[in-house]
RNA sequence: AACAUUGGCUGGGAAGAGACCUGACCUCAGGCACCGAAGGGGCAAACCCGUAUUAAAGGGCGAAACUCUCAGGUAAACAGACCCUGCCAAUAAA
Numbered sequence: 001a002a003c004a005u006u007g008g009c010u011g012g013g014a015a016g017a018g019a020c021c022u023g024a025c026c027u028c029a030g031g032c033a034c035c036g037a038a039g040g041g042g043c044a045a046a047c048c049c050g051u052a053u054u055a056a057a058g059g060g061c062g063a064a065a066c067u068c069u070c071a072g073g074u075a076a077a078c079a080g081a082c083c084c085u086g087c088c089a090a091u092a093a094a
Stems, first nucleotide, its partner, number of pairs: 005090005011084003018032001020031004033074003039070001040068003047060003
C1' cells in the first nucleotide's frame, strides 16, 4: 500500500397491508380492519456462575429476515431492512 472487518456518505434496485368510516378543514382527532423491511422490545443453543462429587433448580451473557406490533406504515410521493456501485474514516494478522 492492498485485502478482510466496522462505521458513514453519493447514485441505483427494493416487498407487504383500507385512496376505509366519521368529525374537522389542510392534515389533525376518533373508530374498526390489516402489514412488517426505519427504529425499538422479547427469546434458543453454546459459554459463565451456582452446587453436595457429577448434576439440577435458579441467575448472567446471548442472534435473526423468528416473534411482538410500542413506534412506523396500508393510491402516488416520502420513507424503507437488505443488495450493488463509487468514495471517506478507523483498524488487525500474514
Glycine riboswitch aptamer from a Chloroflexota bacterium, 94 nucleotides, folded computationally. It matches the Rfam family "Glycine riboswitch aptamer". Rfam describes the family as follows. This family represents the bacterial glycine riboswitch.